Description
Model confidence (mean pLDDT): 82 of 100. Predicted 3D model of a 71-nucleotide RNA (transfer RNA) from a Promethearchaeota archaeon. It matches the Rfam family "tRNA".
RNA sequence: GCGCUAUUUGUAUAGUGGUAGUAUGCUGGCUUCCCAAGCCCGCGGCCCGGGUUCAAUUCCCGGAUGGCGCA
Repeated sequence: GCGCUAUUUGUAUAGUGGUAGUAUGCUGGCUUCCCAAGCCCGCGGCCCGGGUUCAAUUCCCGGAUGGCGCA
């Protein structure tokens, strides 16, 4: 230098154009003599910019960062 790939709550991970989910974490509550475990409510997220579309986490282009390969 070229190509491929990944980027979603604090962490891990689903989601092939129409309400962004799950586990864990955190807050509060129930339960218990207390703790742990369990149960319930809540909090918190789509890497950045542009394009297509009635509608984009999703499709297209460019960029950033990480990984892999080639030279």